[in-house]
Context: one part of a larger RNA
RNA sequence: GGACGAACGCUGGCGGCGUGCCUAACACAUGCAAGUCGAACGGAGUGCUACUUUAGAUUUCUUCGGAAUGACGAGGUAGUUACUUAGUGGCGGACGGGUGAGUAACGCGUGAGGAACCUGCCUUCCAGAGGGGGACAACAGUUGGAAACGACUGCUAAUACCGCAUAACGCAGCGAGAUCGCAUGAUUUUGCUGCCAAAGAUUUAUCGCUGGAAGAUGGCCUCGCGUCUGAUUAGAUAGUUGGUGAGGUAACGGCCCACCAAGUCGACGAUCAGUAGCCGGACUGAGAGGUUGAACGGCCACAUUGGGACUGAGACACGGCCCAGACUCCUACGGGAGGCAGCAGUGGGGAAUAUUGCGCAAUGGGGGGAACCCUGACGCAGCAACGCCGCGUGAAGGAAGGAGGUCUUCGGAUUGUAAACUUUUGUCUUAUGGGAAGAUAAUGACGGUACCAUAGGAGGAAGCUCCGGCUAACUACGUGCCAGCAGCCGCGGUAAUACGUAGGGAGCGAGCGUUGUCC
Numbered sequence: 001g002g003a004c005g006a007a008c009g010c011u012g013g014c015g016g017c018g019u020g021c022c023u024a025a026c027a028c029a030u031g032c033a034a035g036u037c038g039a040a041c042g043g044a045g046u047g048c049u050a051c052u053u054u055a056g057a058u059u060u061c062u063u064c065g066g067a068a069u070g071a072c073g074a075g076g077u078a079g080u081u082a083c084u085u086a087g088u089g090g091c092g093g094a095c096g097g098g099u100g101a102g103u104a105a106c107g108c109g110u111g112a113g114g115a116a117c118c119u120g121c122c123u124u125c126c127a128g129a130g131g132g133g134g135a136c137a138a139c140a141g142u143u144g145g146a147a148a149c150g151a152c153u154g155c156u157a158a159u160a161c162c163g164c165a166u167a168a169c170g171c172a173g174c175g176a177g178a179u180c181g182c183a184u185g186a187u188u189u190u191g192c193u194g195c196c197a198a199a200g201a202u203u204u205a206u207c208g209c210u211g212g213a214a215g216a217u218g219g220c221c222u223c224g225c226g227u228c229u230g231a232u233u234a235g236a237u238a239g240u241u242g243g244u245g246a247g248g249u250a251a252c253g254g255c256c257c258a259c260c261a262a263g264u265c266g267a268c269g270a271u272c273a274g275u276a277g278c279c280g281g282a283c284u285g286a287g288a289g290g291u292u293g294a295a296c297g298g299c300c301a302c303a304u305u306g307g308g309a310c311u312g313a314g315a316c317a318c319g320g321c322c323c324a325g326a327c328u329c330c331u332a333c334g335g336g337a338g339g340c341a342g343c344a345g346u347g348g349g350g351a352a353u354a355u356u357g358c359g360c361a362a363u364g365g366g367g368g369g370a371a372c373c374c375u376g377a378c379g380c381a382g383c384a385a386c387g388c389c390g391c392g393u394g395a396a397g398g399a400a401g402g403a404g405g406u407c408u409u410c411g412g413a414u415u416g417u418a419a420a421c422u423u424u425u426g427u428c429u430u431a432u433g434g435g436a437a438g439a440u441a442a443u444g445a446c447g448g449u450a451c452c453a454u455a456g457g458a459g460g461a462a463g464c465u466c467c468g469g470c471u472a473a474c475u476a477c478g479u480g481c482c483a484g485c486a487g488c489c490g491c492g493g494u495a496a497u498a499c500g501u502a503g504g505g506a507g508c509g510a511g512c513g514u515u516g517u518c519c
Base pairs, nucleotide, nucleotide: 001519002518003517004516006515007514008513009512010511013391014390015389016388017387018386019384020383021349026347027346028345030344031343032342035091036090037089040088041087043085044084045083046082047080048079049078050077051076052075053074054073059068060067061066098302099301100300107227108226109225110224111223112222113221114220117219118218122215123214124213125212126211127210128209130164132162133161139154140153141152142151143150144149170195171194172193173192174191175190176189177188178187179186180185200207201206228274229273230272235265236264237263240262241261242260243259244258245257247255277299278298279297280296281292282291283290284289304325305324306323307322308321327338328337329336330335355381357380358379359378363377364375365374366373367372394424395423396422397421404415405414406413407412428460429456430455431454432453433452434451438446463508464507465506466505467504468489469488470487474503475502476501477500478499484491485490
C1' cells in the first nucleotide's frame, strides 16, 4: 500500500447494487415453511331436479255452506348436472431450504475403468390389457382411557390385495455353433425345459395400466495421481492379509460367516496425537508464491445425542417410524407429547450481525387432464455508511482587501474572493399533476415505485484525522520529567513546531481515524 461477512470512536444528505450470528452443532414461546388428486374408490354432508306425505298462506269465484289455486316451509324416496370433504388409494414428502459438528478419508479435486451395477417421472420402438376371488378402512353398534390413542362385532368399494389364462426379442437351467477380447469372459445364432403381467377413469378430446428393447437423466462401485502439522508418536494389525465354500447386495469385495494358510502395512513415515469439511474460486503479489474457502456454484457430511430398520425407483429419511440417553412440557400418577443447523422471532453467549413484513405478479418446484391448490424456494419491501459505485451540500462576479479572530519588529501580516453584496442555476429536496416496462388474451407483491412535467426556494445537507523526522502541513499561550504523547526513533526537568488549547495549515471526504487478521 491493498483486502475484510469486521468491530470501536467522532460524524452523517441522497440513490443504485450487493452483504449482514465469524461466538453457544446453546436452549427455544408463537406463527408459517409439503402437499395435492373427487377424471382411482365407497361413503357422509350441502345444494338442485322429479315424485310423494304433511301443512295449508295468498288470490279468484261464491248460492257464504263451499269450490278452485296451491307460495314459503317440514319429512321421505329416486336421480345428480354442482360443491365440500374424514377415510381407502396414487404421486410427491429422498427435491427445494439450513448448518459445518464430525471427517486427514477414494471425503474432495483430476483422470480412467465397471466384461461387476441400479435408475420413478421423461423420450423412442415392439407387443399386450382375457376371466375370476377374498378382504380391510370409512360407516354402524358395543366398549376401554384423564388424554394421547385404542379394542371387539358386523357391512362395503376401488387404479388397494390375491389366484387363473395368455408369454417373448424377458429371466433361469441344460446343450450345439460362430465372432471377439488384457484375464475372469463378452456378443450372437439355434434347440429343449421351467417361470413371471395388466386397471381403469372420463366432459369421448384424452389421461392412464402390463411385459420387453434402447436413450436420456440421476446414482452406486473400483483404481492412478494430488490433498495440513508433529518422530519430544517407531513399530502397527487378529477379520488382521490371502485362499476355498456358503450367505448377502442392484453389483464387486472379509461386506458377513465356516474352514485352511500366516500373512499385510511401515523412515518413500505405518500407527498414534493435534488441527481441518473439500473444490471452482477469493485476497495479495511483477511473477513464483503466500493466505483463505463469507456471499454465488459443484461435491460431501449432519439434523437434540447414540443405535436400528421399514416403506420406496431412490432414505437407513431435518419438519417419517422404533429403541435407548439427556432435557422441556401435560397428567386423573396409570401414562403421554416434543425436537428452528427451514423463515421470522425469543432468551443466552459475545466486540458484533436485521422484520414474529408483502406476494405467489415473475422464475422454478410438487400434485392435477384442466381450472387450480401448495410453495418463508423465490420475487420484493423493512433495518444497518457493513462494502462498492455515483451524486450533492451551490455557480459566476465581487477589494472599502470591511468587521471579528490570530500573530506582530506595532509599520503591518494573515484568515481572504473567503464573507457581505449583485447576478444566476435547480442535481438532490418539497408540493401538485401524469405515470410505466417487468405480462403473451387475462393476472403486478414491488407500487402510485422508477420516470416525466410544472412550481417554490441557496433555501434542508461536512466532517474526521494529522502538522518533530520517517510524512504533506507552524506559530502563540498554558504546563514544567508534572499532566500527558508515542507505530519506530523518541518528546516533556521554564522560551516544547512532539503534551493541552487557540489561530493557521496539510490530507481524505459522507466519511475519517483506531484496533484485529492476511498478503
The part of an RNA shown here (small-subunit ribosomal RNA, 5' domain) has 519 nucleotides and comes from an uncultured bacterium. The RNAcentral record of the full RNA draws on Greengenes.